Annotation:
Small-subunit ribosomal RNA, 3' major domain from an uncultured bacterium, 479 nucleotides, folded computationally. The RNAcentral record of the full RNA draws on ENA and SILVA. The prediction has a mean pLDDT of 80. It matches the Rfam family "Bacterial small subunit ribosomal RNA".
[in-house]
Context: one part of a larger RNA
RNA sequence: UGACGGGGACCCGCACAAGCGGUGGAGCAUGUUCUUUAAUUCGAAGCAACGCGAAGAACCUUACCCACUUUUGCCAUCCCGGUAGCGGCCUUUAGAGAUAAGGGCUUCAUUUAGUUGGACCGGUGACAGGUGCUGCAUGGCUGUCGUCAGCUCGUGUCGUGAGAUGUUGGGUUAAGUCCCGCAACGAGCGCAACCCUCGUCGUAUGUUGCCAUCAGGUUAUGCUGGGCACUCAUAUGAGACUGCCGGUGAUAAGCCGGAGGAAGGUGGGGACGACGUCAAGUCAUCAUGGCCCUUACAGGUGGGGCUAGAAACGUGCUACAAUGGCAGUGACAAUGGGCAGCUACACAGCAAUGUGAUGCUAAUCCCAAAAAGCUGUCUCAGUUCGGAUUGAGGUCUGCAACUCGACCUCAUGAAGUUGGAAUCGCUAGUAAUCGCGUAUCAGCAAUGACGCGGUGAAUACGUUCCCGGGCCUUGUACA
Numbered sequence: 001u002g003a004c005g006g007g008g009a010c011c012c013g014c015a016c017a018a019g020c021g022g023u024g025g026a027g028c029a030u031g032u033u034c035u036u037u038a039a040u041u042c043g044a045a046g047c048a049a050c051g052c053g054a055a056g057a058a059c060c061u062u063a064c065c066c067a068c069u070u071u072u073g074c075c076a077u078c079c080c081g082g083u084a085g086c087g088g089c090c091u092u093u094a095g096a097g098a099u100a101a102g103g104g105c106u107u108c109a110u111u112u113a114g115u116u117g118g119a120c121c122g123g124u125g126a127c128a129g130g131u132g133c134u135g136c137a138u139g140g141c142u143g144u145c146g147u148c149a150g151c152u153c154g155u156g157u158c159g160u161g162a163g164a165u166g167u168u169g170g171g172u173u174a175a176g177u178c179c180c181g182c183a184a185c186g187a188g189c190g191c192a193a194c195c196c197u198c199g200u201c202g203u204a205u206g207u208u209g210c211c212a213u214c215a216g217g218u219u220a221u222g223c224u225g226g227g228c229a230c231u232c233a234u235a236u237g238a239g240a241c242u243g244c245c246g247g248u249g250a251u252a253a254g255c256c257g258g259a260g261g262a263a264g265g266u267g268g269g270g271a272c273g274a275c276g277u278c279a280a281g282u283c284a285u286c287a288u289g290g291c292c293c294u295u296a297c298a299g300g301u302g303g304g305g306c307u308a309g310a311a312a313c314g315u316g317c318u319a320c321a322a323u324g325g326c327a328g329u330g331a332c333a334a335u336g337g338g339c340a341g342c343u344a345c346a347c348a349g350c351a352a353u354g355u356g357a358u359g360c361u362a363a364u365c366c367c368a369a370a371a372a373g374c375u376g377u378c379u380c381a382g383u384u385c386g387g388a389u390u391g392a393g394g395u396c397u398g399c400a401a402c403u404c405g406a407c408c409u410c411a412u413g414a415a416g417u418u419g420g421a422a423u424c425g426c427u428a429g430u431a432a433u434c435g436c437g438u439a440u441c442a443g444c445a446a447u448g449a450c451g452c453g454g455u456g457a458a459u460a461c462g463u464u465c466c467c468g469g470g471c472c473u474u475g476u477a478c479a
Stems, first nucleotide, its partner, number of pairs: 001479002003476003007473002010470004015463002019426005026318008034309002042053002064304007073127001077126002079123005087106008108117002129293002132291003138287002140282003143278001145276001150189006156165003169180003195270004200238007209228003214225003241264001244258005320419001324378006336367003341360002345356004385416001390411007432455007
């Protein structure tokens, strides 16, 4: 100087407390361990691994296993020889296919020429190739402490020196934020602001958006003329600064209350992550040193596996019901997506869906039905709760649904009556609850992830205690 303390003082955080809802019990989904297996590819491991890499494992993916098969190789450069048909398209045979052997059609650029160039085939090695090892050789990227308020430097001063001071102290703040003081004076990286978005208003522009006024028309509809007021969209500005008033404070920084205001003291949310820590994670995104393989640890193909199952754990979904189930009725969203696409409408089918057909490269058309709501019924039951499991029949995608897809219909109708010890999230448009959309994607194992809006709470006395963090101080057989 740090680090540590079941030392002290101060402060903060859904850290506790006060509340609301869960997990832990059940069934299922999903990840992991373990076991099994020819293989169940690999990685991730307290917080910070475990619905994680994976925003899509039937083939492919795929790295694993078995079988078959190739050896200058899928691909790149160089050398030698050959072919003008090399190549392309169609096709025959053998085979599980890779592959091997044929048939038909099509048919090069340059130079006067030799030639040269490109393409392909064969050969020779140099080389290619490796999701092989090392994340403890690395780059890059990322997690974490933590959006915590810290981390440092120059000059000066003090100290023999390591170092100290500044950065400590008195106040204050979300903040090393600001004020005052001070052997310090300044500065940098952080904080804040500048950026995006939501909330109010003005201006500009009105089509595909809108319809107040005028007119026309319809069973009905901005449907038409017309208009750009309003909503909205897209730009560009204004607005909030403790600016104003009172109190308090040291006449400071600030704090408390008030006015005005759409918004008030950081207005809500996002992006943004200092010096560093964990030899944290990743050699399997990529790149890369070293090592290793080179008829194989490389390449191709078919099939299988990653989907196994005594058991254990994590994360979720659905429930156990009446604040509910079922039937009917019926209004109001927002984000998004659409041409190898989204599909109106009509018809067929109980339905998944099919057939025909129409609009839309989309503020124009479509996905699209929002769900919660309201009315009726059920009357406390393992039930008209719950839907697992199983049987049968179908639909769709796709070469192909056996291993191993989703969906529909009929039948079947398991556990489960609110969950031990323990444990998690959340402070406001939040929790809870309700539906909607998208990426990946042929299809889908999505209950996941990321977004969107609807309805919409309770509680916070307080900081003694648990956990984590900041600052000062103290002790130390620690560095």